[in-house]
RNA sequence: AGAGUCGGCCAGGUAAUCGCUCACCGGAUUUCUGAUUUCAUGGAGUCAUCCGGAAAUUGGUGCCGGUGAGAGGAAAGUCCGGGCUCCACAGAGCAAGACGCCAGGUAACGCCUGGGAGGCGCGAGCCUACGGAAAGUGCAACAGAAAAUAUACCGCCUGUCCUGGUGACAGGUAAGGGUGAAAUGGUGCGGUAAGAGCGCACCGCAUGGAUGGCAACAUCCAUGGCAUUGCAAACCCCGUCUGGAGCAAGGCCAAAUAGGGAUCCUGAGGUGCGGCUCGCACUGGAUCCGGGUAGGCUGCUUGAGGUAUGCGGCGACGCAUAUCCCAGAUGAAUGGUUACCCACGACAGAACCCGGCUUACAGGCCGACUCUAUCC
Numbered sequence: 001a002g003a004g005u006c007g008g009c010c011a012g013g014u015a016a017u018c019g020c021u022c023a024c025c026g027g028a029u030u031u032c033u034g035a036u037u038u039c040a041u042g043g044a045g046u047c048a049u050c051c052g053g054a055a056a057u058u059g060g061u062g063c064c065g066g067u068g069a070g071a072g073g074a075a076a077g078u079c080c081g082g083g084c085u086c087c088a089c090a091g092a093g094c095a096a097g098a099c100g101c102c103a104g105g106u107a108a109c110g111c112c113u114g115g116g117a118g119g120c121g122c123g124a125g126c127c128u129a130c131g132g133a134a135a136g137u138g139c140a141a142c143a144g145a146a147a148a149u150a151u152a153c154c155g156c157c158u159g160u161c162c163u164g165g166u167g168a169c170a171g172g173u174a175a176g177g178g179u180g181a182a183a184u185g186g187u188g189c190g191g192u193a194a195g196a197g198c199g200c201a202c203c204g205c206a207u208g209g210a211u212g213g214c215a216a217c218a219u220c221c222a223u224g225g226c227a228u229u230g231c232a233a234a235c236c237c238c239g240u241c242u243g244g245a246g247c248a249a250g251g252c253c254a255a256a257u258a259g260g261g262a263u264c265c266u267g268a269g270g271u272g273c274g275g276c277u278c279g280c281a282c283u284g285g286a287u288c289c290g291g292g293u294a295g296g297c298u299g300c301u302u303g304a305g306g307u308a309u310g311c312g313g314c315g316a317c318g319c320a321u322a323u324c325c326c327a328g329a330u331g332a333a334u335g336g337u338u339a340c341c342c343a344c345g346a347c348a349g350a351a352c353c354c355g356g357c358u359u360a361c362a363g364g365c366c367g368a369c370u371c372u373a374u375c376c
Base pairs, nucleotide, nucleotide: 001372002371003370004369005368006367007366008365009364010363012341013340014339015338016337017336018335020070021069022068023067024066025065026064027063032060033059034058035057036056037055038054039053041052042051043050044049072347076358077357079356080355081354082353083352084246085245086244087243096242097241098240099239100238101115102114103113104112105111116130117128118127119126120125131237132236136235137234138231139230140229153177154176155173156172157171158170159169160168161167162165185203186202187201188200189199190198204226205224206223207222208221209220210219211218212217250298251297252296253295260289261288262287263286264285265284269283270282271281272280273279305324306323307322308321309320310319311318312317342345
């Protein structure tokens, strides 16, 4: 210098100005409205009772002014895991689904960290649903002789026969060729008619043991001539986990109108029971209770929280101390304009809250490391 690998960070900036949401403070005394106290008493009604006035104090809301704060690394997909809320629930089992090497982290996880094994890369590093195929069932297209049962197309070898060849028949063989995604351990030497774990050495595999490791597993030794082809993201078996619904959860207040219930008031009046008396029914008023609608309040943002330092740990992470408060809307705010600068600005907008995963993303910065080439 070029080519790469891994991890972390930023996400146009500054100023002015006009707005929006929230919080706090102040003002004006008012757009609306509530409560309390005091003072006056007017009107409606047969009565019970109802409607209304003025002043003061004090709230809410609106208005004006000021100060402060105001989207993300993914706010997204809603795919996992939890908190929270309501419902359900004696215990056990079945079913269904998810997950699946080992150890650890965590509130929990299908996430993360470290390790093992296998695969890829010269390397830094990256990828892996990675339990069980001697519990059972099933499948293995095409090609090929043969697809799990053992078998023989070409070939090789032996014998017999003849017309002596590019032959026929019988037998042996599984080295070599050929087919296939996959072919019954691999390489070499010996051996043989030719061959073959037929024998031997090494590798692989299986069984047993020893050592190291918490473990997955690794290494070594002995034995065995090799059994057990592959597929479980086929059924299945084994192990672990899982109750359901979700902030439109849930809780509270509660108008007008129309209903329901209880108590009380009116010694009343009216209507009906053909007239009268009694009685009964309907009709009035006040208070309280209860259900529900509109609407409002709450849940709502102080939290498995952020930052810094120290300590423990390889790490994920944990502990301690100090410090900070950092959106909370609900037709739903977080924006518009102007000026200047540069590297000319991507993906994209909170809606109960967290931890993950996945997906989208212009450009830039920092750190660690690898490979190649050249120079000193």
Description: Bacterial RNase P class A from a Pseudomonadales bacterium, 376 nucleotides, folded computationally. The coordinates come from a structure-prediction model, not an experiment, and the mean pLDDT is 77.